Overview:
This is a predicted structure of a 704-nucleotide part of an RNA (large-subunit ribosomal RNA, domain II) from a Pseudomonadota bacterium.
Context: one part of a larger RNA
């Protein structure tokens, strides 16, 4: 890891709802105690509860009563249950189950370490050579030096022995700390056997919170004990019906609760009038409630728009002021600014409004649908992205906060290559029927190599901007043009003049001032290149040629180019490929999904209709309207074990169980019927009781 077989909402008590069922001349017994061999069970027991009257603090009155001076107006109030029983939910108690770290009492431990006491043992070998002593020397005597003994020492090298310093081995290990090399101590605060002492908020420690039996910042074992766990995991069979919320307040509150929102489920109450089987029941009618629609009335101050208010702010005109302001002036004093103010234009604003929408909200009327109101009783309270209006942030985020729609959450089917949140569409089942919707219709691939008109030449399509573009296709204006435009060629492009000034020099052309005036078909006191100036080359400008549905120039608009470099491999059309199979506008056809539609079958609720009743409902048949679903609610059933009847069922001519079946009934849980196998029990129907259903818990046990 598989298999098996085991594993979790239970029980008592009490309360509050609903279901049914007793009584209802109200209901109901607890304790006990009587009958029976006990048990059930039957009988006695009324003690108490609930109910039946209420107001009021009370005293009290009582259909009333409190309040009040009140006979007023207000407040409660003016009568029906109770008892078992089943479910549902709450409360107490292990309270669905399984899990701590932990607290606290009793005990056991010092055979393993920590200290300490008693009492034994151990330590090759080699060097070093203290203090003392003799011996010569030396002194006055010492001190003192030399020699020779002598043998000290938490003395020095190094085995035994103890340690563990680096490093490698090894880590399903020889080993829950070995193994190899190295490497400290090795007469000492040395190592060591034996005995014996000290413990759990206690010891003991040359101190690391170290050790106290592989356990220690508080040992083990047993109890208290099923400690507690707002936390994590799990919680077991069908099918049909409905079906959320990830928001509000309030929290030592934010991953929890609690109320309120939102979901299931259960209830039609009031008036009138009629009928009947008259404290009921039924039926119409009107009333109320909620929700959509329509119409009609109403408040308001967003979009938007103004500038009349409050403020910002541009341009310009007038007017004041004197701020230590600039410049010009000897000064008066002008002129340019600041400031402040009116007006004229033109503007901005969440916290500006002379104005003001659309939506939305209340209201009333009609109309339609049906719930409302109330009881009962869950989950929810981490929300994603998406369009719209906003705030925060960078007009940033797959960011983050509101509001308001949607989708997924809870939602499958198509489409976007692939895909929670986008586009289209809401899966009861089945059918090799049909019709569409997004979105497609060369070819992987269902369906147009469909059809008019244009654009596009970049593989644009199939990736991005400010700049940039005499790519092109349009469109608008203005101008020139056979009296000859644009372009090109062929000539001219002059004279006063070298205009004046400046200047070494200025001759069109460094640089200042002027910028006439002639001849002219026309030519600037000069467009650029050039020179030291000059010259000389050039243009403007003008004839000539040449001949055009054409020319210049400025704007817009359609698709393009550029701009544009990145990391495993093309690699930003899915791919193949495509000059359309590419854009843009039109059209005809087709494909296309679990959407509509057919045709069949199921099943809900609601409505007619018949038909059976035990009057509570059940079945039949028809129509309409449903049948996607996580938390979660609600409602039929299948299956197991046991007890009761009854079939006075089945069984050694084979009972349960087990392998198997292509066979029949169920919408399913399931249940028949064969076969082989077992070898002795066990069914079926109606009821009832529960140790009632497993695939997950790192589950618990066994087998493999």
């Nucleotide at each position: 890891g598989c298999c098996a077989a085991c594993g979790a909402c239970u029980u008592u008590a009490c309360a509050c709802a609903a279901g049914c069922g007793g009584c209802u001349u109200g209901g109901u017994u607890a304790a006990u105690c009587c009958g029976u061999a006990a048990a059930a069970c039957g009988g006695a027991g009324g003690a108490g509860c609930c109910g039946c009257a209420g107001g009021g603090a009370a005293a009290c009155c009582g259909a009333g009563u409190g309040u009040u001076a009140a006979c007023a107006g207000c407040g409660c109030g003016u009568u029906u249950g109770u008892c078992g029983u089943u479910u549902g939910u709450g409360u107490a108690a292990g309270a669905c189950c399984c899990g701590a770290a932990g607290c606290c009492a009793a005990g056991c431990g010092a055979g393993c370490u920590u200290g300490u006491c008693c009492u034994g043992a151990g330590c090759a070998g080699g060097a070093u050579g203290a203090a003392c002593u003799c011996u010569g020397g030396g002194u006055a005597a010492a001190a003192c030096c030399a020699g020779a003994g002598g043998g000290a020492g938490g003395u020095c090298c190094g085995a035994a022995c103890u340690g563990g310093u680096g490093g490698g081995u090894u880590g399903u290990g020889c080993a829950a700390a070995a193994c190899c090399c190295u490497c400290g101590g090795a007469u000492g605060a040395c190592u060591u056997g034996g005995g014996a002492u000290a413990a759990g908020u206690a010891g003991u420690g040359a101190a690391a919170a170290g050790c106290u039996a592989a356990u220690c910042g508080a040992g083990c074992u047993u109890g208290g004990u099923a400690a507690u766990a707002g936390c994590u995991g799990g919680u077991u069979c069908u099918c049909u019906c409905c079906g959320a919320a990830a928001c509000a307040g309030u929290u030592u509150u934010c991953g929890g609760a609690c109320u309120g929102g939102c979901g299931c489920c259960c209830u039609u109450a009031u008036g009138c009038c009629g009928c009947u089987u008259u404290u009921a029941g039924c039926g119409g009618c009107a009333a109320c409630u909620a929700a959509g629609u329509a119409a009609u009335g109403g408040a308001g101050g967003u979009a938007g728009a103004g500038c009349a208010c409050u403020g910002g702010a541009u341009g310009g005109u007038c007017u004041g002021u004197a701020c230590a302001g600039g410049c010009c002036g000897c000064a008066a004093g002008g002129u340019c600014g600041g400031c402040a103010g009116a007006c004229c234009a033109a503007u901005c604003a969440a916290a500006c409004u002379c104005c003001g929408a659309a939506u939305g909200c209340c209201a009333u009327u009609a109309u339609u649908u049906a719930u409302a109101c109330g009881g009962g009783u869950a989950g929810u309270u981490a929300g994603a992205c998406u369009g719209u209006g906003g705030g925060g942030g960078c007009a940033a985020a797959g960011c983050u906060c509101c509001a308001u729609g949607g989708u997924c959450g809870c939602g499958a089917g198509g489409g976007a290559a692939a895909a929670a949140g986008c586009c289209c569409a809401g899966a009861u089942c089945g059918u090799c029927g049909u019709c569409u919707a997004a979105g497609g219709u060369c070819c992987c691939u269902a369906a147009a190599u469909u059809c008019u008109u244009g654009c596009u030449a970049a593989g644009u399509g199939u990736a991005a901007a400010a700049g940039g573009u005499a790519g092109u296709a349009g469109u608008a204006a203005a101008c020139c043009a056979u009296u000859g435009a644009c372009a090109g060629a062929u000539a001219g492009g002059a004279g006063g003049u070298u205009g004046g000034c400046u200047u070494a020099g200025a001759g069109g052309c460094a640089g200042c001032c002027a910028u006439c005036c002639u001849u002219u078909a026309a030519a600037g006191a000069g467009u650029g290149c050039g020179u030291a100036a000059c010259a000389g080359c050039u243009c403007a400008c003008u004839a000539u040629u040449c001949g055009a549905u054409g020319g210049u120039u400025u704007g817009u608009u359609g698709c393009g180019c550029u701009u544009a470099a990145a990391a495993u491999g093309u690699a930003c059309c899915g791919g193949g490929g495509c000059u359309a199979a590419g854009c843009a506008a039109g059209a005809u056809a087709c494909c296309g999904a679990a959407g509509a539609c057919a045709c069949g079958a199921a099943u809900u609720u609601u409505c007619a209709u018949c038909g059976c009743u035990u009057c509570g409902g059940c079945g039949a048949u028809g129509a309409a309207a449903g049948u996607g679903g996580u938390a979660g609610g609600a409602g039929a059933g299948c299956a197991u074990u046991c007890c009761a009847a009854a079939c006075u069922g089945c069984g050694u001519u084979g009972a349960a169980g087990g392998c198997g079946g292509a066979c029949c009934c169920g919408a399913g849980a399931g249940g028949g019927c064969u076969g082989c196998u077992g070898g002795a029990g066990u069914g079926u129907u109606u009821g009832g009781a529960a140790g009632a259903g497993a695939g997950a818990a790192u589950g618990u046990u066994g087998g493999c």

Overview
The full RNA is in RNAcentral, with records from ENA. Its Rfam family is "Bacterial large subunit ribosomal RNA".